[in-house]
Context: one part of a larger RNA
RNA sequence: UGUCAACGGUGGAUGCCUUGGCGCCAAGAACCGAUGAAGGACGUGGGCGACUGCGAAAAGCCACGGGGAGCUGUCUACCUAGCUUCGAUCCGUGGAUGUCCGAAUGGGGAAACCCAGCACUCGUCAUGGAGUGUUACCCUGGUCUGAAUACAUAGGGCCAGUGGAGGGAACCAGGGGAAUUGAAACAUCUCAGUACCCUGAGGAAAGGAAAGCAACCGCGAUUCCCCUAGUAGCGGCGAGCGAAGAGGGAAGAGACUAAACCGUGUCAGUGUCAAGCCUGGUGGCGUUGCUGACGCGGGGUCGUGGGACCACUAGUGAGAACACCAGAUCUCACACAGAGUUACCAAGCAGCCGUGUAUAAGAAUCGUCUGGAAAGUCGAGCCAUAGUGGGUAAUAGCCCCGUAUUUUAAACAUGAGCAGCCUCUGAGUGUUAUCCCAAGUAGCGCCGGGACCGUGAAAACCGGCGUGAAUCUGUGAGGACCACCUCAUAAGUCUAAGUAUUCCUUGGCGACCGAUAGUGAACCAGUACCGUGAGGGAAAGGUGAAAAGCACCCCGGGAGGGGAGUGAAAUAGUACCUGAAACCGUUGAUGU
Numbered sequence: 001u002g003u004c005a006a007c008g009g010u011g012g013a014u015g016c017c018u019u020g021g022c023g024c025c026a027a028g029a030a031c032c033g034a035u036g037a038a039g040g041a042c043g044u045g046g047g048c049g050a051c052u053g054c055g056a057a058a059a060g061c062c063a064c065g066g067g068g069a070g071c072u073g074u075c076u077a078c079c080u081a082g083c084u085u086c087g088a089u090c091c092g093u094g095g096a097u098g099u100c101c102g103a104a105u106g107g108g109g110a111a112a113c114c115c116a117g118c119a120c121u122c123g124u125c126a127u128g129g130a131g132u133g134u135u136a137c138c139c140u141g142g143u144c145u146g147a148a149u150a151c152a153u154a155g156g157g158c159c160a161g162u163g164g165a166g167g168g169a170a171c172c173a174g175g176g177g178a179a180u181u182g183a184a185a186c187a188u189c190u191c192a193g194u195a196c197c198c199u200g201a202g203g204a205a206a207g208g209a210a211a212g213c214a215a216c217c218g219c220g221a222u223u224c225c226c227c228u229a230g231u232a233g234c235g236g237c238g239a240g241c242g243a244a245g246a247g248g249g250a251a252g253a254g255a256c257u258a259a260a261c262c263g264u265g266u267c268a269g270u271g272u273c274a275a276g277c278c279u280g281g282u283g284g285c286g287u288u289g290c291u292g293a294c295g296c297g298g299g300g301u302c303g304u305g306g307g308a309c310c311a312c313u314a315g316u317g318a319g320a321a322c323a324c325c326a327g328a329u330c331u332c333a334c335a336c337a338g339a340g341u342u343a344c345c346a347a348g349c350a351g352c353c354g355u356g357u358a359u360a361a362g363a364a365u366c367g368u369c370u371g372g373a374a375a376g377u378c379g380a381g382c383c384a385u386a387g388u389g390g391g392u393a394a395u396a397g398c399c400c401c402g403u404a405u406u407u408u409a410a411a412c413a414u415g416a417g418c419a420g421c422c423u424c425u426g427a428g429u430g431u432u433a434u435c436c437c438a439a440g441u442a443g444c445g446c447c448g449g450g451a452c453c454g455u456g457a458a459a460a461c462c463g464g465c466g467u468g469a470a471u472c473u474g475u476g477a478g479g480a481c482c483a484c485c486u487c488a489u490a491a492g493u494c495u496a497a498g499u500a501u502u503c504c505u506u507g508g509c510g511a512c513c514g515a516u517a518g519u520g521a522a523c524c525a526g527u528a529c530c531g532u533g534a535g536g537g538a539a540a541g542g543u544g545a546a547a548a549g550c551a552c553c554c555c556g557g558g559a560g561g562g563g564a565g566u567g568a569a570a571u572a573g574u575a576c577c578u579g580a581a582a583c584c585g586u587u588g589a590u591g592u
Stems, first nucleotide, its partner, number of pairs: 001591009015577001016542002020513002022510007029502002031167002039101003042055003046079002049075003061095006070083003106115003116135007137164002139161007171202001172200005182189001186236001212219002223250004233241002254494003257438001261298010275288001276285002278327006303472001305437004310430004315334006336426005348421002351418002353415005360406002365380003369376001381398002383387001389401003443467007453479001474489005529536002549576001552563004
């Protein structure tokens, strides 16, 4: 020094395990915030570093329920001091307190700090000082004022508002809007109205009761799914893109205004032998009239066109106006009918029932053998609306927690549930002369955009500029355009359900992972660390059934080790389960 073997060291693979993840399902919830949020800083315990909780009333305070023997959270023991069957700790509901920063809002500011005004109170001989409250901006409403400029308006002051502001995972609508890529290059095109940015809203959003489809038959708001269909089409007719009607389902709900007309208020104009004051008669009044603008109440809401107006019909009682009598009209009450808190159409009250936020009851097994330990073996039983699951010294239906099935609420929340009070609403026919039926709108011209549709034969929809109608014998559409025919009624508004999503809560499931996997994070992780910053971003699990975590002796300064002891095991000794390989040794054999 090579080879072989055995035994070690180092190292942490593998196996087994799981407190953590991942995916999905069902139900719930779908918002929090100036009554100060989300998120933080700093404090807070008898001794307290961190986490958790809490806030100077500070691991907590009060009340009401539950529960029933121990308790003073975790790492985490120990000491000290206490609480508790007069019911603690703990769980739930409601309340109190809640420093400072943060939209942050008295002013400032390099967040968690600095400095104020006003009112009241405390304190000082007095000044300084302390406490509580209040003081940002915008918007809306009311009210008082009030320029240029007479009325007015702008502006200003004051009061009121549970008004707004900021945060939040995805879903939604709107405003903007790429490129890589594909076209085997690339420019139209594609990727794609995607990513991303901004705005806004809700528990969903959006859409929505035909100026729609269809086709000579008919349908009847919207939304979503299947299908139609990779069809009709579009397309450097390349790459590619790509409908709609019908049919089958989910769900189902329809309403309110504008105008005509009537009444009324304000303002402006006009009006005195008047007009007018519901009709007829008598008396009386006299800026009460008429016209216009604006506001309010009634009326009215449609496409077999509708409405106004006019005519006719339609419960009971009471009342009203310039006066009286008769009629008509209107108002109120009752009756009748209908409906109901999501639109129509509006505010609640209390009851019952259901649900949620703490709970409660809950069946049935013993012996033997092996073993450190029985749940295993053998033997003999039992329960089951419960043989899901977990734990217990190995594998337990019957040991424990549970499970099936039943069960509970003082308080709070909730129901599109039931019944009630209550609240709201209220008729019809006919004629077609007159009036109304949404205007800088529709249409048209030019230029663009989005739609399956790339300008095409290019309708329809949306926008910019210009021009600019009609009122039912009207107007729009049916893919240039015309005729016929058919369909629908634009230029106002609202509307549940079916649909989308999951930061979050509860329950459940998995031919999902098992510590280089699964979240970046099973462990005090968005931590340590890196970066000026935006930002980037780890590693790190396992003694044993139980600490029984090695009293005592010996060597050593200690570390460490040798005995002894615990344990089934210590080559399970807090560098701890198993303990592979590389690598380093010891001993033996053998070769050189």

This is a predicted structure of a 592-nucleotide part of an RNA (large-subunit ribosomal RNA, domain I) from an uncultured Microbacteriaceae bacterium. The coordinates come from a structure-prediction model, not an experiment, and the mean pLDDT is 81. Its Rfam family is "Bacterial large subunit ribosomal RNA".